RNA sequence: GUCUUUGUGGCAGGGUGAAAGUCCCUACCGAUGGUAUAGUCCAUGACCCGCUUAGGCGGCUGAUCUGGUGAGAUUCCAGAACCGACGGUAUAGUCCGGAUGAGAAAAGAC
Numbered sequence: 001g002u003c004u005u006u007g008u009g010g011c012a013g014g015g016u017g018a019a020a021g022u023c024c025c026u027a028c029c030g031a032u033g034g035u036a037u038a039g040u041c042c043a044u045g046a047c048c049c050g051c052u053u054a055g056g057c058g059g060c061u062g063a064u065c066u067g068g069u070g071a072g073a074u075u076c077c078a079g080a081a082c083c084g085a086c087g088g089u090a091u092a093g094u095c096c097g098g099a100u101g102a103g104a105a106a107a108g109a110c
Stems, first nucleotide, its partner, number of pairs: 001110006013025003027094002029084002031044004039082002048059004064080005086097003
């Protein structure tokens, strides 16, 4: 360099109601790379917005503290918190849809 493959998880139980996996109590989940092992640090991807014939370019994009150990940890241990695109529908991180899509990136073959 070319090609191939992989590339996101989660509403269990109860309450109210005509109707809720959407509200309330409680439960559950955590993409990729970096770094002392990270949903909350740094960087990236997806979604969304603008421009462009297109390739693509630009913008936007959530949330953590305290204590302990240690040379070193907002990553480990203990405790207590917090966050989660757009459209649909009784108000959705968990259902359905765009999406048998796209993609950071990882592995392999030559």
The RNA shown here (FMN riboswitch aptamer (RFN element)) has 110 nucleotides and comes from a mouse gut metagenome. Of the family's consensus pairs, 100% are formed in the model. The sequence is in RNAcentral, with records from MGnify.